Model confidence (mean pLDDT): 85 of 100. The part of an RNA shown here (large-subunit ribosomal RNA, domain I) has 497 nucleotides and comes from Alteromonas lipotrueae. Lineage of the source: Bacteria > Pseudomonadati > Gammaproteobacteria > Alteromonadaceae > Alteromonas. It was read from a public genome assembly.

Context: one part of a larger RNA
RNA sequence: CGUAUACGGUGGAUGCCUUGGCAGUUAGAGGCGAUGAAGGACGUGUAAGUCUGCGAAAAGCUGUGGUGAGCCGACAAAAUGCAUUUGAGCCACAGAUGUCCGAAUGGGGAAACCCACCUAUUUAUAGGUAUCGUUACAUGAAUAUAUAGUGUAACGAGGCGAACGAGGGGAACUGAAACAUCUAAGUACCCUUAGGAAAAGAAAUCAACCGAGAUUCCCCUAGUAGCGGCGAGCGAACGGGGAUUAGCCCUUAAGCAAUUUUGGAUUUAGUGGAAGCCUCUGGGAAGUGGCGCGAUACAGGGUGAUAGCCCCGUACACGAAGAAACCAUUGUUGUGAAAUCGAGUAGGUCGGGACACGUGUUAUCUUGACUGAAUAUGGGGGGACCAUCCUCCAAGGCUAAAUACUCCUAACUGACCGAUAGUGAACCAGUACCGUGAGGGAAAGGCGAAAAGAACCCCUGUGAGGGGAGUGAAAUAGAACCUGAAACCGUAUACGU
Numbered sequence: 001c002g003u004a005u006a007c008g009g010u011g012g013a014u015g016c017c018u019u020g021g022c023a024g025u026u027a028g029a030g031g032c033g034a035u036g037a038a039g040g041a042c043g044u045g046u047a048a049g050u051c052u053g054c055g056a057a058a059a060g061c062u063g064u065g066g067u068g069a070g071c072c073g074a075c076a077a078a079a080u081g082c083a084u085u086u087g088a089g090c091c092a093c094a095g096a097u098g099u100c101c102g103a104a105u106g107g108g109g110a111a112a113c114c115c116a117c118c119u120a121u122u123u124a125u126a127g128g129u130a131u132c133g134u135u136a137c138a139u140g141a142a143u144a145u146a147u148a149g150u151g152u153a154a155c156g157a158g159g160c161g162a163a164c165g166a167g168g169g170g171a172a173c174u175g176a177a178a179c180a181u182c183u184a185a186g187u188a189c190c191c192u193u194a195g196g197a198a199a200a201g202a203a204a205u206c207a208a209c210c211g212a213g214a215u216u217c218c219c220c221u222a223g224u225a226g227c228g229g230c231g232a233g234c235g236a237a238c239g240g241g242g243a244u245u246a247g248c249c250c251u252u253a254a255g256c257a258a259u260u261u262u263g264g265a266u267u268u269a270g271u272g273g274a275a276g277c278c279u280c281u282g283g284g285a286a287g288u289g290g291c292g293c294g295a296u297a298c299a300g301g302g303u304g305a306u307a308g309c310c311c312c313g314u315a316c317a318c319g320a321a322g323a324a325a326c327c328a329u330u331g332u333u334g335u336g337a338a339a340u341c342g343a344g345u346a347g348g349u350c351g352g353g354a355c356a357c358g359u360g361u362u363a364u365c366u367u368g369a370c371u372g373a374a375u376a377u378g379g380g381g382g383g384a385c386c387a388u389c390c391u392c393c394a395a396g397g398c399u400a401a402a403u404a405c406u407c408c409u410a411a412c413u414g415a416c417c418g419a420u421a422g423u424g425a426a427c428c429a430g431u432a433c434c435g436u437g438a439g440g441g442a443a444a445g446g447c448g449a450a451a452a453g454a455a456c457c458c459c460u461g462u463g464a465g466g467g468g469a470g471u472g473a474a475a476u477a478g479a480a481c482c483u484g485a486a487a488c489c490g491u492a493u494a495c496g497u
Stems, first nucleotide, its partner, number of pairs: 001496009015482001016446002020417002022414007029406002031160002039101003042055003046078001049075003061095007070082002106115003116129006131157009164195001165193005175182001179229001205212002216243005226234002247398003250342001255335005262328003266324003270318003276291003280287001292309002294298001300312003347371008357383001378393005433440002453481001456468004
């Protein structure tokens, strides 16, 4: 040095586990905000730090209700206390307090800071003072009447928030195997704005000589008819079947909103809730053996191994002083457009856009410019256009449900993951750290049933680490802690060289 065996070190794979995730189902909720939000800064404890809670009334104050013998949130012990039926603590609802910043709104500002004025009184406190819009009143220029402007008062708005909606704008990469019409796509993105849904909506609609009867959504029709450098591609409708159904108003009405009376069900704390013992093994019984019982409850979880009958629960039954929103109902108040039933409209010409439809033989809808009717004895449409026929009544308005979505709440589910997986994040994570900044962005779970977390002794630097002792079922479970693979490093023995 090699090989083999045994025993170790290192390392943290694997197995098992789950506090966390992922995807859904069924319900709820669908907003918060000048009565100051979302988000923060700084404080607040017997208390040095962090998290949670709270706000100078500061891990809290008051009331009502429930529960109740224990409690003073966590890391995290200890001390000091509170309460024990004269009710602490906890839970629900309502109320009070709520520093400073932040739309931030008295002015300023390098957010959490600086500097003011007015009013009131109890003299150290409270309230007010932004801008814009609407309404009302006052005042009031050039300029006489006026108007602009100015001021005051009342009311409203402003900001935040995950997706879903409507409207206004609107790409390119890409595809066409290049590229220009075309496509991607009215997508991404930007802006405005609303609701719990929004939008649409009660035929100047379709159909085809039979008829249907608002809108929305789904399945077919159908990748059909068509459109298309007839390329790439784009792509209906009629009709049928379903989901859901609801109609109305313009001679002050349909409706909508607020408030109110009564009733109902729901939610927001909770309450009751069946039935098992012995034996054996074991550290420990829920396991083995024996004999029982409950079940409208054998969902699930916990307990020293695997428990219907030990604990929490579960089926079932019950419960609200107060609060919330909903439904029905009673009354009151407010709001409520246009108008001779819809004229600078329909239609036309030119130029665009939307319709599956790229101007084409292109109807229909829309409108930037220019024009411009009839008025029910009338007008629009039926895919150039004309006639006949059929059908409807534009140029005013309202309208639930079926549909879309999930920041959020509750319960439940999974041939979803199980710590290099599953969220980036199971752990004090959008943290540490990186970057001037926009932004990027980790690693990191497991002793044991219970800390019983090793008193005391010894070596040592009053070390690190270890040896005894003790605890424990186990300490090769000792905190660098379950299991403990491999690479890698050793010790011992045997053999070989």